Description:
Model confidence (mean pLDDT): 81 of 100. A computed fold for an 84-nucleotide RNA from Bdellovibrionaceae bacterium UBA6502, annotated as transfer RNA. Rfam family: tRNA. Rfam describes the family as follows. Transfer RNA (tRNA) molecules are approximately 80 nucleotides in length. By type it is a transfer RNA. The source organism's lineage runs through Bacteria, Pseudomonadati, Bdellovibrionota, Bdellovibrionia and Pseudobdellovibrionaceae.
């Protein structure tokens, strides 16, 4: 150089044929339980702004197609593998 595969909340990791983005687990926060803890159980848990209600943004980055994109197309960055 060429070919193939990957990049999704703090972490791992789902999302069938394009249709509520973030299932499930870990970590975290609050509560119950306990003399106190561990374990267990219940609830919450992407970001920004906001007293709140709520609003906006968000799948590496940028563009395109579409009513609608994590998913399809093009370019870039990056990680892994193959090949000379």
């Nucleotide at each position: 150089g060429c070919c193939c595969g990957g990049g999704u909340g703090g972490c791992g990791g789902a999302a069938u044929c394009g249709g509520u983005a973030g299932a499930c687990g870990c970590a975290g926060u609050g509560g119950a339980u306990u003399c106190a803890a561990a374990a267990u159980c219940c609830a919450c848990c992407g970001a920004u702004c906001g007293c709140a209600a709520g609003a906006u943004c968000u799948u590496a980055c940028g563009a395109g197609u579409u009513c609608a994109a994590g998913u399809c197309u093009c370019g870039u960055c990056u990680c892994g593998g193959g090949u000379a």